[in-house]
Background
The prediction has a mean pLDDT of 81. Transfer RNA from a Planctomycetaceae bacterium, 74 nucleotides, folded computationally.

């Protein structure tokens, strides 16, 4: 500098063909238990990287900009 790829809850992460935002851990809170562990049930947590377009309707499609990984050039 050029192609790819990746960004979604605090963490690792789905999200299929455009219409409900979600599992796991973790926290919290309540249960059981001798029990600060385990079990077991509920809750709270989101600018879906920023922006802009498209369309009734965008996490999803197009454009741009960050950043990280990679891969080719210098």
């Nucleotide at each position: 500098g050029g192609g790819g790829g990746a960004u979604u809850a605090g963490c690792u992460c789905a999200g299929c063909u455009g219409g409900g935002a979600g599992a796991g851990c973790g926290u919290u809170u309540g249960g059981c238990u001798g029990g600060c562990a385990g079990c077991c049930a509920a809750a709270a947590g989101g600018u879906c990287a920023g922006g802009g377009g498209u369309u009734c309707g965008a996490g999803u499609c197009c454009c741009c900009u960050a950043u990280c990984c990679u891969c080719c050039a210098c």
It matches the Rfam family "tRNA". It is annotated as a transfer RNA. The organism belongs to Planctomycetaceae, within Bacteria. The RNAcentral record of the sequence draws on ENA.